[in-house]
Molecule: c-di-GMP-I riboswitch aptamer
Organism: Bacillota bacterium
RNA sequence: GUCAUUAAAGGGCAAAAUCACUGAAAAGUGAUGACGCAAAGCUAUAGGGACCUCUGCUACCAGAGCAAAGUCUGCCAGCUACCAUC
Numbered sequence: 001g002u003c004a005u006u007a008a009a010g011g012g013c014a015a016a017a018u019c020a021c022u023g024a025a026a027a028g029u030g031a032u033g034a035c036g037c038a039a040a041g042c043u044a045u046a047g048g049g050a051c052c053u054c055u056g057c058u059a060c061c062a063g064a065g066c067a068a069a070g071u072c073u074g075c076c077a078g079c080u081a082c083c084a085u086c
Stems, first nucleotide, its partner, number of pairs: 012037002017032006035074001041079003047076002049072003055067004
């Protein structure tokens, strides 16, 4: 340094749901709470994928499509990383 394993020790994060706040929404923040996670750490201007539709355009008696903006990394991914065993 790489691959595999994930036993031990010290620990870490926090799903759904509920309450409050923000937002047009997706969703986010805080508290409670643990479904789970060996990267559930960081990154949305490395890349892919998904979600929403305040706004613009097209269409249209409304439900749609495209664009732009926004959101999700606990979807894939890129980068970084503690302790220990073989």